[in-house]
RNA sequence: AGAGUAGGUCCGAUGGUCGCUCGUUCCCUAUACGGGAACGGGAGGAAAGUCCGAACUCCGCAGGGCAGGGUGGUCCCUAACAGGGACUGGGGGCGACCCUAAGGAAAGUGCCACAGAAAACAUACCGCCCCGUGAGAUGGCGGCAAACCCGUCUCAUGCGGUAAGGGUGAAAAGGCGAGGUAAGAGCUCACCGCUCUGGUGGUGACAUCAGGGGCAGGGUAAACCCCACCCGGAGCAAGACCAAAUAGAGGAACGUUCGAGGGCGGCCCGUCCGAGGUUCCCGGGUAGGUUGCUAGAGGCGUCCGAGCAAUCGGCGUCCCAGAGGAAUGAUCAUCGUCCGCCUCCCGGCGGAUAACAGAAUUCGGCUUAUGACCUGCUCUAACU
RNA sequence: UCCCUGGUAGCUCAAUGGUAGAGCAACCGGCUGUUAACCGGUAGGUUGCAGGUUCGAGACCUGCCCAGGGAGCCA
Repeated sequence: AGAGUAGGUCCGAUGGUCGCUCGUUCCCUAUACGGGAACGGGAGGAAAGUCCGAACUCCGCAGGGCAGGGUGGUCCCUAACAGGGACUGGGGGCGACCCUAAGGAAAGUGCCACAGAAAACAUACCGCCCCGUGAGAUGGCGGCAAACCCGUCUCAUGCGGUAAGGGUGAAAAGGCGAGGUAAGAGCUCACCGCUCUGGUGGUGACAUCAGGGGCAGGGUAAACCCCACCCGGAGCAAGACCAAAUAGAGGAACGUUCGAGGGCGGCCCGUCCGAGGUUCCCGGGUAGGUUGCUAGAGGCGUCCGAGCAAUCGGCGUCCCAGAGGAAUGAUCAUCGUCCGCCUCCCGGCGGAUAACAGAAUUCGGCUUAUGACCUGCUCUAACU
Repeated sequence: UCCCUGGUAGCUCAAUGGUAGAGCAACCGGCUGUUAACCGGUAGGUUGCAGGUUCGAGACCUGCCCAGGGAGCCA
């Protein structure tokens, strides 16, 4: 210098002027949902997606079973989590480092297109091999020729053996080497893998060592499923209060103790309520206000302590948006930062102050969008 | 604020995890004096995007993007 990797910080500062909004105090009047003054507060790291988890609220505190949903290495953190930290196993990268839905395929079911003999109770296309039969060549074989017998080789065919090799496929019934064999084969042996048992280390996932078994058990569970653990439902349009409004003699279904329906949500049990009632359709009315609402699993400290870390404990200090079609803005000055030009330097001039984006009950996460700057580490090349 | 549904050719829709199709439209040819209808043929696909599982994904899983829909109270 280039390429890469991990992490961190910030989202300009101060002041003036003009506005918007909330709170507190005060003033004015025409007493209203009005106007004004002073002081104080006023967007983010993601306020976003609404993907998880909670708080809070209501459903009579929430019971049992089935169904359904979620999670899935281990230990820890946490109010909780599908989040985070550390580690284990597996995978990727030369490396720094990164990724990992990572229980079970030996309970059962399903699927594995095409190709291939065979895609799972194994099987046998080519090939290899033993034996039988037939044909041919040749040898034993002699003067010639033929037949028969025995042997060797080749070809064809039949009954078998085999799974080493070929070929197909994403995947082929442990891998590789040696022995062995008619040819072969865990048939036997060494190593590796698998599996079982035991020892040692570790809280644990697991690692490692020793011995046994001789190979069963292809893949797929982000297919059904099984195992373990977790989950009641709805959501601030929750919920509470006030006000306003009016058209139900409409239609249908079910039902009044053998009970419809509701609390109760997919179903059942159980339990409580339950009668001119309940549900649906059609039609009508209202679309205002107050509260919930912001002091909290709160923020900050180059604080102290525990821990590898996530995180926790202590101390001190602070109060920091609460709007409701929805405020948080505009402009000027100075300083800061960045860029360009000029200059040996000091410095000067000009420009920009950007990206993604905008609270809506509140928190903890995840994911996604996005600008600038800084630091550690790795690889390559060059120089010292 | 909360809840739900969908995205495949220009349009409307199909497709057990196994070569993405159909109808209409478009284009070319035929028929006709011409057009329509009809007949024959042709082209057209990032299955919204990205990643994963799998031998293999339009489908299964995860994260985004886009579009659409629903809700309260009284009686």